[in-house]
Molecule: Glycine riboswitch aptamer
Organism: Pseudonocardia sp. TRM90224
RNA sequence: CGACCCCACGCGGGAGAGUCCCGGUCCACUGGAGACCGGGCGCCGAAGGAGCAAUUCCUCCCCGGAAUCUCUCAGGCACCCCGGACCGCGCGGGCGAG
Repeated sequence: CGACCCCACGCGGGAGAGUCCCGGUCCACUGGAGACCGGGCGCCGAAGGAGCAAUUCCUCCCCGGAAUCUCUCAGGCACCCCGGACCGCGCGGGCGAG
């Protein structure tokens, strides 16, 4: 000087699933539509969480571990906002092959 790898920060991208039913509130006031709240059932998984029972990967097997796998506790399901695993770029720090 310094690859790989790890962490933080900034920017960009970033999916899925009912505004279905009932009740209430606001407006209107014959009512409709809209917004919000509560309940019910249904649904989604890519914050987090849990689990290896299945699948897949780490290995030929066992044991064990992990996951964008499974479960949905949490979270979420019109648009917007927020969040969002993961990816890319920038930048700081750590480790340090060479």